RNAcentral holds the full RNA, with entries from Greengenes and SILVA. The part of an RNA shown here (small-subunit ribosomal RNA, 5' domain) has 493 nucleotides and comes from an uncultured bacterium.

Context: one part of a larger RNA
């Protein structure tokens, strides 16, 4: 010089466009952040029509289905195939969505809610009784699919494909406004994941040796799959100075940043992936999880209690308190875009589109524009003549940017639908009217006197000033630099 999530100190007119809890992954009051479906299924309250059969419309619970594994946050762990990039899975899985091929047949039992009773202070049960499905369940057919056996091709080993016959074994739901929309069985696609290599990126040798499921094999369990992932038995292996082992450190990466560059640093915001979700621990459900706002056990904490027992997890969005040099509003809207769930209307959506707050940062614009004296007052210096502030002021003439009134008014919405917004822009009006500071001034380094102080006060990035004439401390003029901003600290090139 250049940078920054910046903080600090003195100043602050405006608009945009970003960006804001880096520290205590510390505790959290409150509200609000995942629903949805009546075109799966019984009924309950309530209103309305009733030709007394009923129809119909809201509302609450429930049974089921979907969705709750995205979305949103944070970087605590991790040094690892966690992340990059490159290839493999002849060893995998994939709900919803595309294509195709079939097929949707006959039965049964339950059980919530509901009614009755009962516990219990709450939480939240227990018992007895009815009932419904597309909830469970038994049985049929099998174009097929799975296993087992036979055959041909074919390979990178384990083998893959494909054919055929033969035993075994597997389906299903239905609803209605009759056209849809679902179910089942099986093939293929896209999509998402999962698993395994090669390769690459911190430090510390004042860390030299680690390893018994430890290496490998054989069976075998378990998985969607290989695999010492697990177990049993066998053998004695394996890593390693090309740093094994330990130890600190630290989420990766696209990029940032700074540099001509090569390199250093660095990973906030945005994208991709990982990892957590009070602390540990474990399943369970499900295509998917060991599942942030689901269970379940243990512990620390905070809460309620009729003392027996409960309930609770903001590292969502907002707000709180602590700590700290420091980081916003308990705001609007689903109008857009995306998400769920539904045939739909539509519900939900602190994702997400907006405002609001902070000069935190970059851009951009004003704080007036021409004239105006051998040149006011007044500061300041003086050699006492003057000389500077200094066209600067007044004064004269003009012009509207922002900001202020009035008026009108979109775009973003392909038809209805605008939170933002009566916003941004447009036309009109009035007035120089509201709107500049901060630093430095001894060298480095751009810009000097003069008083006050007297090695005291005090200044300092480095050298260095200050003990009576101080351009270096302090205070006025006056100059220099930047300018809605200037300095200072702090880190990084």
């Nucleotide at each position: 010089g250049a940078a920054u999530g910046a903080a600090c100190g003195c100043u602050g007119g405006c608009g945009g466009c970003a960006u804001g809890g880096a520290u205590u992954a510390g505790g959290c009051a409150u509200g609000c952040a995942a629903g949805u479906c009546g075109a799966a299924c019984g009924g309950g309250g309530c209103g309305c029509c009733c030709u007394c059969g009923g129809g119909c419309g809201c509302c609450g619970a429930g049974u089921g289905g979907c969705g709750g594994a995205a979305g949103g946050g944070u970087g605590a762990g991790u040094a690892a195939c966690a992340c990059g990039u490159g290839a493999g899975c002849a060893a995998c899985c994939u709900g919803c969505c595309c294509c195709c091929g079939g097929a949707u047949c006959c039965g049964g039992a339950a059980u919530a809610a509901g009614c009755g009773u009962u516990g219990g202070a709450a939480a939240c049960g227990g018992c007895g009784u009815c009932u419904a499905a597309a909830a469970c369940c038994g049985g049929a057919c099998a174009c097929g699919g799975a296993g087992g056996g036979g055959g041909a091709c074919c390979g990178c080993a384990u083998g893959g494909u494909c054919c055929c016959c033969c035993c075994u074994c597997c389906a299903a739901a239905u609803a209605u406004u009759c056209a849809u929309a679902g179910u089942c069985c099986g093939g293929g696609g896209a999509u998402g994941g999962g698993c395994u290599c090669g390769c690459g990126g911190c430090c510390c040798a004042u860390u030299a040796g680690c390893u018994c499921g430890u290496u490998g094999g054989c069976g075998g369990g378990g998985u969607a799959a290989c695999g010492g992932c697990c177990c049993a038995c066998c053998a004695a292996g394996g890593c390693u100075u090309c740093g094994a082992c330990g130890g600190g450190u630290a989420g990766g990466u696209g990029g940032u940043c700074u540099g001509a560059g090569a390199g250093g640093a660095u990973g906030g915001u945005c994208a991709c992936c990982c990892a957590c979700a009070c602390u540990g621990g474990g399943a369970c459900u499900g295509a998917g999880a060991c599942a942030c706002u689901g269970c379940c056990c243990a512990g620390a904490c905070u809460c309620c209690u009729g003392c027996g027992g409960g309930a609770g997890g903001c590292u969502g969005c907002a707000g709180u308190c602590g700590a700290g040099a420091a980081u916003c509003u308990u705001c609007c809207g689903c109008a857009a875009u995306g998400g769920g769930c539904g045939c739909a209307a539509g519900c939900c959506u602190g994702a997400c589109g907006g405002a609001g707050c902070g000069a935190u940062g970059c851009c951009g614009c004003g704080u007036g524009g021409g004239g105006g004296a051998c040149g006011a007052a007044g500061g300041c210096c003086c050699u006492c003549g003057g000389g500077u502030c200094g066209u600067a002021a007044a004064c004269c003439c003009c012009u509207g940017u922002c900001g202020c009134c009035c008026g009108g008014g979109a775009c973003g919405a392909u038809a209805g639908u605008g939170a933002c917004g009566g916003u941004a822009c447009c036309g009109g009006g009035a007035a120089a009217g509201g709107a500049a500071g901060c630093c430095a001034c001894g060298g480095c380094u751009a810009a000097c006197c003069a008083c006050g102080u007297g090695c005291c006060a005090g200044c300092a990035g480095c050298c260095g000033c200050g003990g009576u004439a101080a351009c270096a401390c302090g205070u006025g003029g006056g100059u220099g630099g930047c300018g809605a901003g200037c300095g200072u600290u702090a880190u990084u090139c």
Source information: It matches the Rfam family "Bacterial small subunit ribosomal RNA". The coordinates come from a structure-prediction model, not an experiment, and the mean pLDDT is 88.